Background:
The prediction has a mean pLDDT of 83. The RNA shown here (SAM riboswitch aptamer (S box leader)) has 106 nucleotides and comes from a Chloroflexota bacterium. Its Rfam family is "SAM riboswitch aptamer (S box leader)". About the family: The SAM riboswitch is found upstream of a number of genes which code for proteins involved in methionine or cysteine biosynthesis in Gram-positive bacteria. Rfam links the family to the GO term regulation of gene expression.
RNA sequence: UUUUCAUCCAGAAGAGGCUGAGGGAACGGCCCGAUGACGCCUCGGCAACCAGCGGAGGCCCGCUACGGUGCCAACUCCGGCCCUGACGAACAGGGAAAGAUGAGAG
Numbered sequence: 001u002u003u004u005c006a007u008c009c010a011g012a013a014g015a016g017g018c019u020g021a022g023g024g025a026a027c028g029g030c031c032c033g034a035u036g037a038c039g040c041c042u043c044g045g046c047a048a049c050c051a052g053c054g055g056a057g058g059c060c061c062g063c064u065a066c067g068g069u070g071c072c073a074a075c076u077c078c079g080g081c082c083c084u085g086a087c088g089a090a091c092a093g094g095g096a097a098a099g100a101u102g103a104g105a106g
Base pairs, nucleotide, nucleotide: 001106002105003104004103005102006101007100008099014043015042016041017040018039022032023031024030027079028078029077044072045071046070049068050067051064052063053062054061055060076098081095082094083093084092085091
């Protein structure tokens, strides 16, 4: 970097230090941010994808948290494209697309 599968309305998951202006993927919105965001480091925590253990006629359920990841503002912060509720708008629901994370493959 490409691809396959799974998940994305769960989480009473933050303190300290460094730095100093942008950040929330991109676009539009709406937010966060010198009362210091984002990022990095240390410690802490959440969760349970991998893992370990147990159960069970089917890819399920339960338990654990030493290890590999992940995560710790807002539903993936919301939206765009399609369908439905209508004939249109607002709104609501569903599905795509895109993205993120894990596990596997090239």